[in-house]
Molecule: Bacterial RNase P class A
Organism: Lachnospiraceae bacterium
RNA sequence: GCGGAAAGAUAUGCGGUCGCGGCGCGCCCUGCGCGCCGAGGAAAGUCCGGGCUUCACAGGGCAGGAUGCCGGAUAACGUCCGGCAGGGGUAACCCUCGGGAAAGCGCAACAGAGAAUGACCGCCGGGCAAAAGCCCGGUAAGGGUGAAACGGCAGUGUAAGAGACUACCGCCUCCGCUGGCAACAGGGGAGGGCAUAUGCAAGCCCCAUCCGAAGCAAGGCUGAAACGGAACGCACAAGGCUGCCCGUCUUUGUUCCAGGUGAGCCGCUAAAGCCGGCCGGCAACGGCCGGAUCAGACAGAUGACCGCACGCGACAGAACCCGGCUUAUCGUCUUUCCGCGGAU
Numbered sequence: 001g002c003g004g005a006a007a008g009a010u011a012u013g014c015g016g017u018c019g020c021g022g023c024g025c026g027c028c029c030u031g032c033g034c035g036c037c038g039a040g041g042a043a044a045g046u047c048c049g050g051g052c053u054u055c056a057c058a059g060g061g062c063a064g065g066a067u068g069c070c071g072g073a074u075a076a077c078g079u080c081c082g083g084c085a086g087g088g089g090u091a092a093c094c095c096u097c098g099g100g101a102a103a104g105c106g107c108a109a110c111a112g113a114g115a116a117u118g119a120c121c122g123c124c125g126g127g128c129a130a131a132a133g134c135c136c137g138g139u140a141a142g143g144g145u146g147a148a149a150c151g152g153c154a155g156u157g158u159a160a161g162a163g164a165c166u167a168c169c170g171c172c173u174c175c176g177c178u179g180g181c182a183a184c185a186g187g188g189g190a191g192g193g194c195a196u197a198u199g200c201a202a203g204c205c206c207c208a209u210c211c212g213a214a215g216c217a218a219g220g221c222u223g224a225a226a227c228g229g230a231a232c233g234c235a236c237a238a239g240g241c242u243g244c245c246c247g248u249c250u251u252u253g254u255u256c257c258a259g260g261u262g263a264g265c266c267g268c269u270a271a272a273g274c275c276g277g278c279c280g281g282c283a284a285c286g287g288c289c290g291g292a293u294c295a296g297a298c299a300g301a302u303g304a305c306c307g308c309a310c311g312c313g314a315c316a317g318a319a320c321c322c323g324g325c326u327u328a329u330c331g332u333c334u335u336u337c338c339g340c341g342g343a344u
Base pairs, nucleotide, nucleotide: 001340002339003338004337005336006335007334008333009332010331012309013308014307015306016305017304018303020038021037022036023035024034025033026032027031040315044326045325047324048323049322050321051320052215053214054213055212064211065210066209067208068207069083070082071081072080073079084098085096086095087094088093099206100205104204105203106200107199108198120143121142122139123138124137125136126135127134128133151169152168154166155165156164170194171192172191173190174189175188177186178185179184219266220265221264222263228257229256230255231254232253237251238250239249240248241247274291275290276289277288278287279286280285310313
């Protein structure tokens, strides 16, 4: 210098005018003035996990759903970190829904004789035939088909062949050893002619672990009104039982209770949160110390215009909160590493 790998940061900037939401202060307080603050890395999809709230819940089982190598992190997770195994790359590094196919069932398109058991061509033997060839039988080495064809390879053997037999390699089962917490890796020994073992569990299924439901329009507090209850009063008045008196009931008055609509308040934003430093850890992460007026609406604010600068500015906007995942995104910058070439 060229080509590549990984991890991260940023998200037009500055100024002015008008406007909007929140908080604080002031005033001549139904309002106005001043000051401060006011979207994101994804606020998104609502796909997982948790906090919080209300309801449900002795315990166990069935059904259903999710997850699935090992260890760790965490409030928890289907997330993350570190490993292992398999695969790709010269390398840095990257990819993998990665339990069980000797419990059972199912499926395997097309091609092919046969897809879990089969014989099309071929090879061999016998018979027939002048011959081409035909028929019967053996065989599974070779050919052919396919994503996949029933261990590989060399020999023995044979009519031709075949783990039929033998050596080596591979594989399967069992038992030790060494290293590792483990997944696993590397040796060793015994047995097995090679199957109950072709593949698919992202088809049913089996095993292990986990899972109650609904969501802030959750839910709680205060409480005009309406409906209702009780006590007292009934001095005055009207009506019913009853023609009159007493009594009692209703209307009416006061107080209290209950009720919960309109409305107000809480939930609500200071959170397992963010920023910086130190310490522990390979890391995810954890601990300690310090710091910041860190959006909070309820018809729901964050906008419009102007000026300057440059490379002419992407995707997009909170609505209970937090941890993840996924998806969208003009560009720019930083750090580390790998390969090749050149110069010293």